Background:
The RNA shown here (transfer RNA) has 73 nucleotides and comes from endosymbiont of Lamellibrachia barhami. Rfam family: tRNA. From the family's description: Transfer RNA (tRNA) molecules are approximately 80 nucleotides in length. It was read from a public genome assembly. The coordinates come from a structure-prediction model, not an experiment, and the mean pLDDT is 81. The organism belongs to Chromatiales, within Bacteria.
RNA sequence: UCCCCGGUAGCUCAGUCGGUAGAGCGGGUGACUGUUAAUCACUAGGUCGGCAGUUCGAGCCUGUCCCGGGGAG
Numbered sequence: 001u002c003c004c005c006g007g008u009a010g011c012u013c014a015g016u017c018g019g020u021a022g023a024g025c026g027g028g029u030g031a032c033u034g035u036u037a038a039u040c041a042c043u044a045g046g047u048c049g050g051c052a053g054u055u056c057g058a059g060c061c062u063g064u065c066c067c068g069g070g071g072a073g
Stems, first nucleotide, its partner, number of pairs: 001072007010025004019056001027043005049065005
């Protein structure tokens, strides 16, 4: 320098054909009980890496940049 994959909740990751952003774990509150743990119920938490573009509408498509991983020279 070039190519490929990835960046979404505190963590690990889904998100179909562009149409209201989700799960598990973790956190909070409550129930349960000798107590803790476990279990159950409810609940909070997001600039979807940045900027720009396309579109009625972008996590998703396009351009560019940044970060991480892999490969080529």